Description
Predicted 3D model of a 110-nucleotide RNA (SAM riboswitch aptamer (S box leader)). Of the family's consensus pairs, 97% are formed in the model. Its mean pLDDT, the model's own confidence on a scale to 100, is 81.

RNA sequence: UUCUUAUCAAGAGAAGCUGAGGGAUUUGGCCCUGUGAAGCUUCAGCAACCUCUACGUUGUGUAGAAAGGUGCUAAUUCCAGCAAAGGCAUUGUCCUUUGAGAGAUAAGCG
Numbered sequence: 001u002u003c004u005u006a007u008c009a010a011g012a013g014a015a016g017c018u019g020a021g022g023g024a025u026u027u028g029g030c031c032c033u034g035u036g037a038a039g040c041u042u043c044a045g046c047a048a049c050c051u052c053u054a055c056g057u058u059g060u061g062u063a064g065a066a067a068g069g070u071g072c073u074a075a076u077u078c079c080a081g082c083a084a085a086g087g088c089a090u091u092g093u094c095c096u097u098u099g100a101g102a103g104a105u106a107a108g109c110g
Stems, first nucleotide, its partner, number of pairs: 001110001003108006013043005021032003026081004044073003049069002051065005077102001082099006088092001
């Protein structure tokens, strides 16, 4: 870095250093931020993908654990954009639902 599979409405933050941006990208919206952004470090926590245990025996299941490898700890992946369907005293820069696309994370293949 390509591809495959799974998940993405839940959950979980303090301190120190530093000092102006940040919420992936692009456009729009909305929001966070000197009552300290991003980053780095330490400690803590959440979750349960890999992992482990018990039961079960082909349903790749159920229940539990958290030592280890990752991940995560504002807002649904913050929301929309593309497509389809539906709704309406309002025909809209409207609302709702589903899907696609993009992205994130894990595991695996090359």